A computed fold for an 843-nucleotide part of an RNA from Adiantum capillus-veneris, annotated as large-subunit ribosomal RNA, domain II. Its mean pLDDT, the model's own confidence on a scale to 100, is 80. Rfam family: Eukaryotic large subunit ribosomal RNA. Its Rfam clan is "LSU clan". Its family is annotated with structural constituent of ribosome and ribosome in the Gene Ontology.

[in-house]
Context: one part of a larger RNA
RNA sequence: ACGCGCUCAAGACGCUAGCGCUCUGGGCUUUCCAUCCGACCCGUCUUGAAACACAGACCAAGGAGUCUAACAUGUACGCGAGCCGGUGGGUGGCAAACCCACGGAGGCGCAAGUAACCUGACAGGUGGGAUCCCCCUCGGGGGUGCACCAUCGACCGACCCUGAUCUUCUGUGAAAGGUUUGAGUGGGAGUGUAUCUGCUGGGACCCAAAAGAUGGUGAACUAUGCCUGAGGAGGGCGAAGCCAGAGGAAACUUUGGUUGAGGCUCGUAGCGAUACUGACGUGCAAAUCAUUCGUCAAACUUGGGUAUCGGGGCAAAAGACUAAUCGAACCAUCUAGUAGCUGGUUCCCUCCGAAGUUUCCCUCAGGAUAGCUGGAGCUCUUUGUAGUUUUAUAAGGUAAAACAAAUGAUUAGAGGCAUCGGGGGUGAAACACCAUCGACCUAUUCUCAAACUUUAAAUAGGUAAGCUGCCAGGGUUGCUCUGUUGAACCCCGGUGCAGAAUGCGAGCUCCAAGUGUUCCAUGUUUGGUAAGCAGAAUUGGCGAUGCAAAAUGAACUGAAAGAAGGGUUACGGUGUCGAACUACGCGCUAACCUAUAUCCCACAAAGGGUGUUGAUUGAUUAAGACAGCGGGACGGUGGUUAUGGAAGUCGAAAUCCGCUAAGGAGUGUGUAACAACUCACCUGUUGAAUCAACUAGCCCCGAAAAUGGAUGGCGCUGAAGCGCACGACCUAUACCCGGCCAUUGAGGCGAGUGCGAGGCCCCGAUAAGUAGGAGGGCGUGGGGGUUGUGGCGCAGCUCCGGGCGUGAGCCCGAGUGAAAUGUCCCGCAGUGCAGAUCUUGGU
Numbered sequence: 001a002c003g004c005g006c007u008c009a010a011g012a013c014g015c016u017a018g019c020g021c022u023c024u025g026g027g028c029u030u031u032c033c034a035u036c037c038g039a040c041c042c043g044u045c046u047u048g049a050a051a052c053a054c055a056g057a058c059c060a061a062g063g064a065g066u067c068u069a070a071c072a073u074g075u076a077c078g079c080g081a082g083c084c085g086g087u088g089g090g091u092g093g094c095a096a097a098c099c100c101a102c103g104g105a106g107g108c109g110c111a112a113g114u115a116a117c118c119u120g121a122c123a124g125g126u127g128g129g130a131u132c133c134c135c136c137u138c139g140g141g142g143g144u145g146c147a148c149c150a151u152c153g154a155c156c157g158a159c160c161c162u163g164a165u166c167u168u169c170u171g172u173g174a175a176a177g178g179u180u181u182g183a184g185u186g187g188g189a190g191u192g193u194a195u196c197u198g199c200u201g202g203g204a205c206c207c208a209a210a211a212g213a214u215g216g217u218g219a220a221c222u223a224u225g226c227c228u229g230a231g232g233a234g235g236g237c238g239a240a241g242c243c244a245g246a247g248g249a250a251a252c253u254u255u256g257g258u259u260g261a262g263g264c265u266c267g268u269a270g271c272g273a274u275a276c277u278g279a280c281g282u283g284c285a286a287a288u289c290a291u292u293c294g295u296c297a298a299a300c301u302u303g304g305g306u307a308u309c310g311g312g313g314c315a316a317a318a319g320a321c322u323a324a325u326c327g328a329a330c331c332a333u334c335u336a337g338u339a340g341c342u343g344g345u346u347c348c349c350u351c352c353g354a355a356g357u358u359u360c361c362c363u364c365a366g367g368a369u370a371g372c373u374g375g376a377g378c379u380c381u382u383u384g385u386a387g388u389u390u391u392a393u394a395a396g397g398u399a400a401a402a403c404a405a406a407u408g409a410u411u412a413g414a415g416g417c418a419u420c421g422g423g424g425g426u427g428a429a430a431c432a433c434c435a436u437c438g439a440c441c442u443a444u445u446c447u448c449a450a451a452c453u454u455u456a457a458a459u460a461g462g463u464a465a466g467c468u469g470c471c472a473g474g475g476u477u478g479c480u481c482u483g484u485u486g487a488a489c490c491c492c493g494g495u496g497c498a499g500a501a502u503g504c505g506a507g508c509u510c511c512a513a514g515u516g517u518u519c520c521a522u523g524u525u526u527g528g529u530a531a532g533c534a535g536a537a538u539u540g541g542c543g544a545u546g547c548a549a550a551a552u553g554a555a556c557u558g559a560a561a562g563a564a565g566g567g568u569u570a571c572g573g574u575g576u577c578g579a580a581c582u583a584c585g586c587g588c589u590a591a592c593c594u595a596u597a598u599c600c601c602a603c604a605a606a607g608g609g610u611g612u613u614g615a616u617u618g619a620u621u622a623a624g625a626c627a628g629c630g631g632g633a634c635g636g637u638g639g640u641u642a643u644g645g646a647a648g649u650c651g652a653a654a655u656c657c658g659c660u661a662a663g664g665a666g667u668g669u670g671u672a673a674c675a676a677c678u679c680a681c682c683u684g685u686u687g688a689a690u691c692a693a694c695u696a697g698c699c700c701c702g703a704a705a706a707u708g709g710a711u712g713g714c715g716c717u718g719a720a721g722c723g724c725a726c727g728a729c730c731u732a733u734a735c736c737c738g739g740c741c742a743u744u745g746a747g748g749c750g751a752g753u754g755c756g757a758g759g760c761c762c763c764g765a766u767a768a769g770u771a772g773g774a775g776g777g778c779g780u781g782g783g784g785g786u787u788g789u790g791g792c793g794c795a796g797c798u799c800c801g802g803g804c805g806u807g808a809g810c811c812c813g814a815g816u817g818a819a820a821u822g823u824c825c826c827g828c829a830g831u832g833c834a835g836a837u838c839u840u841g842g843u
Stems, first nucleotide, its partner, number of pairs: 041056001043054002057843006065345001067202003071198002074195006082108003087101005112119002124152005132143004154185002156182003159178002166171001205344002212334006223308009234266003237262001241258007270295003275291001278289002310326001312322002347777006357370001359368003371515002373512008384504003388501002390465004400455001401453001407449003412444001414442003419439004424434003469495003473491005479486001519541003524536001526534002547558002562740001565737004572730003575714003581727001585724004607701003611698004616693005628685005634658003640652002664679001668677002742766004747761003778832001780829002783826003787822003796816004801812004
């Protein structure tokens, strides 16, 4: 812990029920159809892919880390100071297995050091330490002290010294030394086999170059030479020569003929190929067809033969041509050539889980190295330890501050004795005087500094917070000292768990993968006009990661995830799309260019507004303001000056007086100059607030772009906008609760009874994941063993059939089929496909 028996207590149900059959309803599983909601296409390189990045129509079959040698670590097993022994032989059931050679040779190990000659290894002490033993009484004391760790000494070799003894006089080399050195000794641990993982060499995970080398085959195409053959209408022009006439003394000239030369001409066949950039363009054709065009007696065209060829030929030269191949042909071989580059790389579940940084490299598309990570362990377990705090302590020169402190920059006046400089006045001149502008001095004032600073943070970083301590006693020393003084070390005794907090079991070794393009954000920061720009450090994220919100979305906000159920929230929301209040309270806003509306974030500025709402300051006003409507607005005086003229009003300088309630030597209009009107100012009427400056909320202007368009859409105006409050509600895989699966940790049982240690029981915690690591499984084909099935129907195939497993998959049933085939254990491997412009076949 479970089961059984008995007794007791409590509860539930019943005291008319139990069993069977039938009917009805519900639930679960699978498949198909329909609706609603969610939902972008996989693979890949990449910081980042649904991408307007590449590969991919569909199906079947095939298709990629293998084997070997050597090495390294781990693990298992055998023997063990040894282990193996593949050669040879014996037996034999003859490629097996077993045995033998004092168990042969040989390999590794058992001794190291040194360049070499050569020489050649004391059971040590101290500290920590498991175990075991003894006390004592349930956590302390004493002893023992393995492995291992740390440290001091000893020994061996090398090196540096030292030099007794003996001696043939050149050697020998005892004893004693050394902050030197070794892959040493210090009561051996190895060796063989198997296997996992990894590095290297081999085709070396698979497919693929451009190249390179060797040996051959080609001039039936085409290039050129040579030999030998063949071919080619009809016209035109009309060279030389010749003939005749005419002229001339002649040389010769001229006229008319004749003749038929020519890399001449028009043009057919032939040969070629200009234009249409025509036709055709899965063609008639891997270069053709139509028309047009060039040439056409020649450097013409052409048949046959022959010669020249691969770093070679040939070339009226175009790198043309050399068999549809040419800036180096074709064929075979070396050759499965190599590729730091591209692409691909095949079943499942569980656990852990990165890096884009350091250093070096003919290094920048790559490696090695350290880091990060996994696995295997080992030693111990209450001492230690820490991405934390506290206390103590020392270091610093950033932020800030300062400049009436130093250095450097810098504005403004004020005062000023002496001195210096400039121009000026008086003066003949003067270091004479006067006034002035600076320099300069003094006390102030304004503004500054990455390479200034007296001062000086925060944060970050170092050290310490006790047994390796503290307190006595004794000793050693070549160091130190006047000194048995000190210092260091050793021995011995005492003290006694404990010297801040909090959390956590600690420490050590070995092997190895991937990575070594990074990117983003807050604040800091360098370059840059700036950038979705480039470069740093800290921290956190994305990469490697889903979920809720931001309409949409790598990185923002919330929050990280086993499979379900119930409850509650976060961010964000609650007119409707859309789950949830057209909730409540107080303000603001009116926006015809269509007001506004939620971090990152998808923009707007300087500057304006008598739009409206607040705040502040200063004025006016019952002795009547402001605004409106009336009245007055005079005289000296046409002030002085200047002017052609200026009477208030082109201009200049002045700007008084009188009378008044008040009226400027004048605010504007106006005239040539006057006039006239008006304003300031005063007053009547009216009867209560008014004016100016400045400031900030919302709103408006400033505000122009190309497909029609976006607060997410609709729409919304005492809002469904903006600001401030207060409640309710909605909602994530977050939080809470109780069960379940898995992993992991601690603990218990191990029995009377069939199985069972690879087991059973109980409790707690945890759960994301690319590259990558580890563990455990599923499936395929042979083999050995074992045990089954099969003509009463094997394998295979089909199925809206049934079931098991998290899954890979497995089992059963029905049908078909017609002869083989499975379980379990062990071992072997040409062992699992969606991709590779994969291969072959089919559609």